This is a predicted structure of a 341-nucleotide RNA (Bacterial RNase P class A) from a soil metagenome.
């Protein structure tokens, strides 16, 4: 757990005194979606807030599957808070000259000082070699050139357009172009795209009852006030509207469980999950029911004995005794999920 049996409570049903029924898999968080209430002529915008790779599947979700793609990793798999860094802001210790329209320390190479060699000062030109650093604005060769540089060529690596096969797609395979060379970071700020009405069962609906529907005051009938989430237009109700003293009621009844319900066959799909036909009825409490007591047995853990049962063995299996144990934790509208225990 589950069966009896005695008392004991809820709730239906029959009314004779019986029968049927009564806590999750998480009832908890309250994190996200609905379902139902009710308010709104329920529109536009603006701020806001949620999602963020493609498809599917869901009533609907920030959920579920199935795949693409980056990361780790021999694989098997795991894992991403997976649009945009070339719109534009901001951040990125130290070192270093300089860290994103950077940069000249130490070089390199013209010209003057100076007839010539070192060094040394002044002016220009570089940025390929050194060094600093996790990273220095493509990489190797080669040609150029006063020295160099994609500056130009070849091959390679990214960007970016174009074509061709494959897939619904996200992508993935091939081919050509163009010297185009742009660090990272958007669970910063933005930027795109697509997506959102509010309050909630203490919502709400119905009955019943009381009081002193007293008493001041502002404002207003020339539209105050009030509603539509915050704001703006708009629109829609409107003759009362705000405040302040000061009494009275706060009870009862429904909402309340037959559902986007379970289930078992069959089909359909890789799957999540769809369909179709048949069986099911599984809590509705109201300060809070579903419980104590006893006996039997179930799962489960431990030990002993037995079985030429398995096996070299260490174990395992079966049976029969004995002993123990049960954990997180209780409905309160109701459902589908995520987190937690």
């Nucleotide at each position: 757990g589950g069966c009896g049996a005695u008392c004991g409570c809820c709730g239906g049903c029959u009314u004779u005194u019986g029968c049927c029924g009564g806590a999750g898999g998480a009832a908890a968080g309250u994190c996200c979606g609905a379902a139902c209430a009710c308010c709104g002529a329920a529109g536009g915008g603006c701020a806001g807030g949620g999602u963020g790779c493609u498809c599917c599947a869901u009533a609907a979700c920030g959920u579920g599957g199935a795949g693409u793609c980056g990361c780790g990793g021999c694989a098997a798999c795991g894992u991403g808070a997976a649009g945009g860094a070339a719109a534009g802001u901001g951040c990125a210790a130290c070192a270093g000259a300089g860290a994103g329209c950077a940069g000249a320390c130490c070089g390199c190479c013209c010209c003057g000082c100076a007839c010539g060699a070192a060094a040394g000062c002044g002016g220009g030109g570089u940025a390929a070699g050194g060094g600093u650093g996790a990273a220095a604005c493509g990489g190797u060769g080669c040609g150029g050139u006063a020295a160099g540089a994609g500056c130009g060529c070849a091959c390679c690596a990214g960007u970016u357009u174009c074509c061709c096969g494959g897939g619904c797609g996200a992508c993935c395979g091939g081919g050509a172009a163009a010297g185009c060379u742009a660090u990272g970071u958007a669970a910063a700020c933005c930027c795109c795209a697509c997506c959102c009405g509010g309050u909630g069962c203490a919502a709400g609906a119905c009955c019943a009852a009381a009081u002193a529907g007293g008493g001041g005051a502002a404002c207003g009938u020339u539209c105050a006030g009030g509603g539509c989430g915050g704001c703006c237009c708009g629109u829609c109700c409107g003759a009362g509207u705000u405040c302040c003293c000061g009494g009275g009621u706060a009870g009862g009844u429904c909402g309340c469980a037959a559902g986007a319900g379970a289930u078992a066959a069959c089909g359909g799909g890789c799957a999540a999950c769809c369909g179709u036909u048949g069986u099911c009825c599984u809590a509705g409490a109201g300060g809070a029911a579903u419980g104590a007591u006893c006996g039997c047995u179930g799962c489960c853990c431990g030990g002993c004995u037995g079985c030429c049962g398995g096996g070299u063995a260490a174990c395992c299996g079966c049976a029969g005794c004995c002993g123990g144990u049960g954990a997180c934790a209780g409905a309160a509208u109701u459902c589908g999920g995520c987190u937690u225990a």